RNAcentral holds the sequence, with entries from SILVA. A computed fold for a 1516-nucleotide RNA from a metagenome, annotated as small-subunit ribosomal RNA. Its mean pLDDT, the model's own confidence on a scale to 100, is 82.

[in-house]
RNA sequence: AGAGUUUGAUCCUGGCUCAGGACGAACGCUGGCGGCGUGCUUAACACAUGCAAGUCAAGGGGAACGCCGACUUCGGUUGGUUAGUAUACUGGCGGACGGGUGAGUAACGCGUAUGUAACUUGCCCUGUGGUCUGGGAUAACACUGCGAAAGCGGUGCUAAUACCGGAUGUGAUGAUCUGACAGCAUUUUUGGAUCAUUAAAGUGGCUCUUCGGGGUCAUGCCAUGGGAUAGACCUGCGUAUCAUUAGUUAGUUGGUGGGGUAAUGGCCUACCAAGACCGCGAUGAUUAGCCGGCCUGAGAGGGCGAUCGGCCACACUGGGACUGAGAUACGGCCCAGACUCCUACGGGAGGCAGCAGUGAGGAAUAUUGGGCAAUGGGCGCAAGCCUGACCCAGCAACGCCGCGUGAGGGAUGAAGCUUCAAGGAGUGUAAACCUCUGUUUAUAGAGAAGAAUGGUAUUAAUUCGAAAGGGUUAAUAUUUGACGGUAUCUUUAGAGUAAGCCCCGGCUAACUCCGUGCCAGCAGCCGCGGUAAUACGGAGGGGGCGAGCGUUGUCCGGAAUCAUUGGGCGUAAAGGGCAAGUAGGCGGGCUAAUCAGUCCAUGGUGAAAGUUCGGUGCUUAACAUCGAAUUUGCUUUGGAUACUGUUAGUCUUGAGUGUGAGAGAGGAGAGCGGAAUUCCCGGUGUAGCGGUGAAAUGCGUAGAUAUCGAGAAGAACACCAGUAGCGAAGGCGGCUCUCUGGCUCAUAACUGACGCUAAAUUGCGAAAGUGUGGGUAGCGAACAGGAUUAGAUACCCUGGUAGUCCACACUGUAAACGAUGGGCACUAGGUGUUGGUGACGUUAUGUUAUCAGUGCCGUAGCUAACGUGUUAAGUGCCCCGCCUGGGGAGUACGGUCGCAAGAUUGAAACUCAAAGGAAUUGACGGGGGCCCGCACAAGCGGUGGAGCAUGUGGUUUAAUUCGAUGCAACGCGAAGAACCUUACCUGGGCUUGACAUAUAGUAAGUUCAUGUAGAGAUACAUGUAGUUUGACUUUGUCAGACGUGCUAUACAGGUGCUGCAUGGCUGUCGUCAGCUCGUGUCGUGAGAUGUUGGAUUAAGUCCCGCAACGAGCGCAACCCUUAUUCAUAGUUGCCAUCAGGUUAAGCUGGGCACUCUAUGGAGACUGCCCCGGAUGACGGGGAGGAAGGUGGGGAUGACGUCAAGUCCUCAUGGCCCUUACGCCCAGGGCUACACACGUGCUACAAUGGCCGGUACAGCGGGUAGCGAGACAGCGAUGUUUAGCCAAUCCCUCAAAACCGGUCUCAGUUCGGAUUGCAGUCUGCAACUCGACUGCAUGAAGUCGGAAUCGCUAGUAAUCGCGGAUCAGCAUGCCGCGGUGAAUACGUUCCCGGGCCUUGUACACACCGCCCGUCACGCCAUGGGAGUUGGUAGCACCCGAAGUCGCGAGUCUAACCUGCAAAGGAAGAUAGCGCCGAAGGUGAGAUCGAUGACUGGGGCGAAGUCGGAACAAGGUA
Repeated sequence: AGAGUUUGAUCCUGGCUCAGGACGAACGCUGGCGGCGUGCUUAACACAUGCAAGUCAAGGGGAACGCCGACUUCGGUUGGUUAGUAUACUGGCGGACGGGUGAGUAACGCGUAUGUAACUUGCCCUGUGGUCUGGGAUAACACUGCGAAAGCGGUGCUAAUACCGGAUGUGAUGAUCUGACAGCAUUUUUGGAUCAUUAAAGUGGCUCUUCGGGGUCAUGCCAUGGGAUAGACCUGCGUAUCAUUAGUUAGUUGGUGGGGUAAUGGCCUACCAAGACCGCGAUGAUUAGCCGGCCUGAGAGGGCGAUCGGCCACACUGGGACUGAGAUACGGCCCAGACUCCUACGGGAGGCAGCAGUGAGGAAUAUUGGGCAAUGGGCGCAAGCCUGACCCAGCAACGCCGCGUGAGGGAUGAAGCUUCAAGGAGUGUAAACCUCUGUUUAUAGAGAAGAAUGGUAUUAAUUCGAAAGGGUUAAUAUUUGACGGUAUCUUUAGAGUAAGCCCCGGCUAACUCCGUGCCAGCAGCCGCGGUAAUACGGAGGGGGCGAGCGUUGUCCGGAAUCAUUGGGCGUAAAGGGCAAGUAGGCGGGCUAAUCAGUCCAUGGUGAAAGUUCGGUGCUUAACAUCGAAUUUGCUUUGGAUACUGUUAGUCUUGAGUGUGAGAGAGGAGAGCGGAAUUCCCGGUGUAGCGGUGAAAUGCGUAGAUAUCGAGAAGAACACCAGUAGCGAAGGCGGCUCUCUGGCUCAUAACUGACGCUAAAUUGCGAAAGUGUGGGUAGCGAACAGGAUUAGAUACCCUGGUAGUCCACACUGUAAACGAUGGGCACUAGGUGUUGGUGACGUUAUGUUAUCAGUGCCGUAGCUAACGUGUUAAGUGCCCCGCCUGGGGAGUACGGUCGCAAGAUUGAAACUCAAAGGAAUUGACGGGGGCCCGCACAAGCGGUGGAGCAUGUGGUUUAAUUCGAUGCAACGCGAAGAACCUUACCUGGGCUUGACAUAUAGUAAGUUCAUGUAGAGAUACAUGUAGUUUGACUUUGUCAGACGUGCUAUACAGGUGCUGCAUGGCUGUCGUCAGCUCGUGUCGUGAGAUGUUGGAUUAAGUCCCGCAACGAGCGCAACCCUUAUUCAUAGUUGCCAUCAGGUUAAGCUGGGCACUCUAUGGAGACUGCCCCGGAUGACGGGGAGGAAGGUGGGGAUGACGUCAAGUCCUCAUGGCCCUUACGCCCAGGGCUACACACGUGCUACAAUGGCCGGUACAGCGGGUAGCGAGACAGCGAUGUUUAGCCAAUCCCUCAAAACCGGUCUCAGUUCGGAUUGCAGUCUGCAACUCGACUGCAUGAAGUCGGAAUCGCUAGUAAUCGCGGAUCAGCAUGCCGCGGUGAAUACGUUCCCGGGCCUUGUACACACCGCCCGUCACGCCAUGGGAGUUGGUAGCACCCGAAGUCGCGAGUCUAACCUGCAAAGGAAGAUAGCGCCGAAGGUGAGAUCGAUGACUGGGGCGAAGUCGGAACAAGGUA
């Protein structure tokens, strides 16, 4: 720091996603050790049990166990000690700290900075002065009563540092008078005088004593000043979201008097006034403890507020006060409520958001531990006691940090596993093995620091005191450790005890095999999986991190994706429809003042911790600790004065006014005009008119349309008319008049910044629509009819109502568009045009300058591009509006407006990974232009109808083997299925196999012949007894090799699957003229240019032009054949001449002239002429020529397309079968047959059939062959055999044609199917199932519907011939020759193709894309009769506790009077009153949940109906 994802590709916009860091985390797998931290985020839910706040030489009481002694009846009793101890009680101090939690709180709650002249402060420090004298009670205790208990009472006794009276008054407080100082002020400070009020407590040690008391020390107590600490209150500023919360408020805002408080204050109360807050966001709703800080980030920011620290709030819920220095009190009290517990049913008790712990909730969070040794707190003089604060330990990888699980050596490299082209490669120095080390663990020992105090003892110094003695300080000695026998160190043993998790398609580091087969599954995004998955699962290997690793969740980042730093708005989301103008924001020149902003310096504060830097201490680190920096803020004081602000003055250039001119469909009202349309009346006139693609509805003989005349009505204003004018926009168009707004130019007299913009607000605002009343000619939603159509609720036609028009109201929206807010300034030009003014002037329809408009082109710049470009989308400033992915949705709810329609404001759930802009290349268009092709047209002949042949589909079957399926499958693979072929079926057999190679073993037979059984394969039997090499002991033996059989193992074999894994081959577009590259140039880029343009061609053929210049594959040519000719060569070919010869015949001699054969040449090139064309390419015509403009034909098929065809030609990956999916054999099938289609043959006849006669080819083939001739047969053919391995012989008589005859238009002398009989041939064999022959039979068919095919010349048509395959079998296929036409005006149309251009929402590319209803499933959501719950407030009722007020009843120790009784004063209390929580009632508000039914929305596999949009999308 970026990356992936929209497209065929590109650039942009824009969202989504990822890589990083973090966490009080949780979950999955795994888990060795240690250190330091952290650990209920949920139910402020409920809590069993234990503990968490006590303590004290003030006081009055005052044990026991035990021990010792005495007595004893041996049961015990008693004294001492324990001990003034334990303990409860009175009293003091502390329970307001410490600890917990975050419910509430949007607040002076918190943060920060001030203020208090408006305050308090126990204990503590320091100063001053005191501490005198009396009194009456009461708990404990004793006796006693009630109660289950909790507890409550009665009588009696007693003490105090408990309580009360009096004295004193340094002082304090208050009042009055008064001096001085300070302050803006209420007032304050400091003095003086007088008056009033107001205090106490003792205890202990020592000592003296006349026993009353005194002295002294210590410690208390009282009053008061100061300090410290802690708190209280006020204020500035800061501190969430929602405006679909816009108004709120009656103690409310202020004042006066009073009350209350420590203190200000409506804090409370009575009265008076009517204020107070609010768009700079009141009120309301929702959410939330705040901060230091933590996380992230470059920063600015954003998120968070655990642990630690500061503040606040709370303590079961709500209310209340008491005590106290301090509370409205977590472990206090009272009341109400809910809940739990006890109960003898009468009553009582309780509050873990203290530490542990339990239940519940939850994804989830620990021990009912040890200790006060340390630190800190309470009480105490102290010892000490208490302390779940705290220090420790336990549990948890929850986090951070550190360590280890070994180190070195060790192979051309073990085994295993994986892979493989089976050779090898990988795991891999990894292991084994060797040599070491000793962290950790284990064993045995040693063993800290944390301890400082304090106490006690001794000593010393110092202080008070006359002394005694006390206090303080220091030193020495002694004593104190939960953790813990822990950290640490040492000994011994010993590699021994210690590795996993995730990932490996791209992003993103890391690849192979197997399994699976759109299944199972994965997935953060894009996306993988449909038989070769680097994406699923496993394995091997690899990568990453490592006692952890992944996942999930959340936050920041990346995201400049809310943009202050740091974005945008013509077309991507986004300029308000337009204007006027309020608040607000911004604002011209000069002078002066001020110093608010601003800038500089400075004091204070910004707690500590944290962060950063530098040190230090734990072996290191985390961690701890020291120092420094930072703390960007607020505030104080002083200074600067340019800029901004403010104040004062002034100026004219911004703005406005005046004066003089000017143009205009600017607006409103009134009046007037002609053309046209329709209607009415009349005339003429007759059968149609009208309308359309074509028609019909409609009108018309009751007289239309047409035409003439006269009239009526309403609406709109042709030409002029113009990227002309005016207006803010909407908008404005005949003419005249009246009223009226704005603009421009000139001038420079006046004002003197008066300006710009513009939330809220107000006004204007097309069309349609609404209301009321008019009007209505034409047009014309709705509606009706006619057409069209599969349908046609449309397009077209005939009618036609609202409406369109007017008046007055409303509506307030438009693609209200320049899709471009307003203002000002600056920044090249050129050329039109409108209005004004000036200059020149040759006076022209002139030239030129300038101001204001309005267009086009264009530079720089800008822009993603398109484009824009002084009328900016350039460069700047000011202000407003608006945007933040697509859909849901401009929808719902709520509010406002409206008569309604509706408008305005305007979400969410859910869903997708895109949606979108501009441009590019293609493809496509019922877009355009140019051009070609048997494409159409013009012709000829067919197919489609019949019968048959053949192929296919379908059906059938045991099987009817398989493949080919629009053109480009269907007489195709198949150039030939009776067996074989053959792959299929049935049955019979074989298992190293029918076939190949190799090894090992074994055998002796192989081979050939014959026989038997069998359908055959096969089995059995008999006979026969292989070839070769070497050695040797040579009539032969041994060994080896070849060949053969058998056995075994490797393997063979497969026409089994996949042509969508492939090679090769082939088809097709298409023999169409195209397809590309290098360099250069242009473009951000995809790409473009070249290859486009003009002309031309069969052709991207050639020429010219051109930011292109060249080149390649194609085209053409080179090749073959054919047409002419020459040369050479003449056998098997030929025969002109010469000779011979035959019935005849190149038959013979001879010849090579000709034909021909087969080799090589020549020839044709627009070369020549004329014309056209650009002096070009080229085209037209002509000459010559056998041939003329590529002469005819063939071979030759660019880049590519169709996942086209073929695994059954062959080859081949993978998969599958292996006594079978292999192999052999027999028989059957591929030949089936209601039917449908393709391709053919033969016909339907007279251009013919039949009979007879006569003539002329070429290509080819032949020894398992062609087979002459002769004979036999009606014939197929047979018999016999000559010749020929072929220019020699044979196939081989070509047929149509021609000549003659017959038939005479009919189902025929046409046609030949079908069937019967008899034969021939091939073959092992013609039944299923061959071809041919003869005789007989004689079907359909009389030229073929819609539709459709071929062909442009030696072509179509027609006629026969040959060949391959082949034993036999052709109407098919491949070739050959014979006879031999017609037509082409032309390119409008159909089909296909090429080039250019245009549109596009297509790119699987129009067989594309895509919209809506309906049906089905799922999801969220709106409405909904209602139902139900929460929350906050209002009104009223009731009214606990309690404070306050009253308190005539009742009660009463302290004081007063009194001998007493009693009374007084004073107090308490019942009771009453104000307030008052909970509760109740009522009407509403608001937020949820739910609801029959209902509305639309989203998503979903290949549903239904149509076909709206994208091309002119077929009606733009």